Source information: This is a predicted structure of a 74-nucleotide RNA (transfer RNA) from an uncultured Bacilli bacterium.
RNA sequence: GGACCUCUAGCUCAGCUGGUUAGAGCAGCCGGCUCAUAACCGGCCGGUCGUAGGUUCGAGUCCUACGAGGUCCA
Numbered sequence: 001g002g003a004c005c006u007c008u009a010g011c012u013c014a015g016c017u018g019g020u021u022a023g024a025g026c027a028g029c030c031g032g033c034u035c036a037u038a039a040c041c042g043g044c045c046g047g048u049c050g051u052a053g054g055u056u057c058g059a060g061u062c063c064u065a066c067g068a069g070g071u072c073c074a
Stems, first nucleotide, its partner, number of pairs: 001073007010026004019057001028044005050066005
């Protein structure tokens, strides 16, 4: 220098062919259970979907640029 992949909650990740409410687990907080702790059970909290534009009636999803990380080639 070139090609490709990834980016969604504090962390690990789902999210179908664009469709009307953005989810799960873990973590955190509250409660239950227990003599108590852990485990287990219930609830709560937590998001500008990397950034900025574009297409569309409608974008996490499609397009462009940029950024960050990674793999390969030279």
Rfam family: tRNA. It is annotated as a transfer RNA. The prediction has a mean pLDDT of 82.